[in-house]
Context: one part of a larger RNA
RNA sequence: UCAUGGCUAAGGAACUCGGCAAAUUCACCCUGUAACUUCGGGAUAAAGGGUCCCAUUGUAAGUAUUUAUAUUUAUGGUGGGCGCAGAGAAAUGGCCCAGGCGACUGUUUAUCAAAAACACAUGGCUUUGCUAAAUCGAAAGAUGAUGUAUAAGGCCUGACACCUGCCCGGUGCCGGAAGGUUAAGAGGAGAUGUCAUCCUUUCUUUAUUGAUUGGAGAAGCAUUGAAUUGAAGCCCCGGUAAACGGCGGCCGUAACUAUAACGGUCCUAAGGUAGCGAAAUUCCUUGUCGGGUAAGUUCCGACCUGCACGAAUGGUGUAACGAUCUGGGCACUGUCUCAGCCAUGAGCUCG
Numbered sequence: 001u002c003a004u005g006g007c008u009a010a011g012g013a014a015c016u017c018g019g020c021a022a023a024u025u026c027a028c029c030c031u032g033u034a035a036c037u038u039c040g041g042g043a044u045a046a047a048g049g050g051u052c053c054c055a056u057u058g059u060a061a062g063u064a065u066u067u068a069u070a071u072u073u074a075u076g077g078u079g080g081g082c083g084c085a086g087a088g089a090a091a092u093g094g095c096c097c098a099g100g101c102g103a104c105u106g107u108u109u110a111u112c113a114a115a116a117a118c119a120c121a122u123g124g125c126u127u128u129g130c131u132a133a134a135u136c137g138a139a140a141g142a143u144g145a146u147g148u149a150u151a152a153g154g155c156c157u158g159a160c161a162c163c164u165g166c167c168c169g170g171u172g173c174c175g176g177a178a179g180g181u182u183a184a185g186a187g188g189a190g191a192u193g194u195c196a197u198c199c200u201u202u203c204u205u206u207a208u209u210g211a212u213u214g215g216a217g218a219a220g221c222a223u224u225g226a227a228u229u230g231a232a233g234c235c236c237c238g239g240u241a242a243a244c245g246g247c248g249g250c251c252g253u254a255a256c257u258a259u260a261a262c263g264g265u266c267c268u269a270a271g272g273u274a275g276c277g278a279a280a281u282u283c284c285u286u287g288u289c290g291g292g293u294a295a296g297u298u299c300c301g302a303c304c305u306g307c308a309c310g311a312a313u314g315g316u317g318u319a320a321c322g323a324u325c326u327g328g329g330c331a332c333u334g335u336c337u338c339a340g341c342c343a344u345g346a347g348c349u350c351g
Stems, first nucleotide, its partner, number of pairs: 001346008010337002014335001019332001027051005036041001038159001052081014082086001094330007101322002106118002123156006134143003160317004165247003170244002172240005179235003185229002190224005197216003202211002248266005275309001276306001287303005
């Protein structure tokens, strides 16, 4: 010096991001116990008292016998004794108030995150009539399920209470089939190439004999190919938001001022309802007011000017619960003022 323990005057969180760490509390018996509440809880709430030894005297239930004594266990009363201390060691909850989030028990990043994340019971939408949908597989087949819509799959929400507003224009999904568009295929008008043959130029031959130039060209074969026909889909017509999602601007107006119940106008599919609101969301911002403190960028209660809350991407509350997060208080303490001493182990110096 480090580590781990023990003690500490006076003060008692002044430490610190933060009471981190430590201390306090702790067992059993008795008394007593608030707000709130889903009436179960909260609750070991909180707050208090007792606990050792001796003598004596009761009560209750046994046991032993000689029936009135002895003895065992449990539990009271009275009197007394000792110590600093009687749960004499060890083990063995600190408590309260307020708020955020998540209802809860549970699960998770094996090895930096245990949470407000996941799950959850509840609620809803949706698919599926059984050889079910869905999933795996090339198939056979298997799971679903030896189940059958009070079942099974997918998605969202997340106990409970009160609720869950408006928009179907866009995207998606469902339904519709009149019209438009639309593939392969069917169809085959025609076109082109080739070619028997014919006409023609020039040369040639006894000879339309042979060669050659240009042109016409049936059938066949080949290439190409218009009209017409042709499903779903898309366009189209409806529905659907606990489907994905969305939920305005400007101007004027009341007999102080201010504000605007009211009016005008533009745009939209519709313009944010209830509730909440500087919030896990508020930039400006340490907003303003109130509370708590001597002093409070945090906290609690309000206000509403919501940069940029808002209703199952759920809204607002909520008892209980939480190794959760935030603020405050009591008790307690070496966290600190401010350090000191002791023990054990390690290191260092000397030997």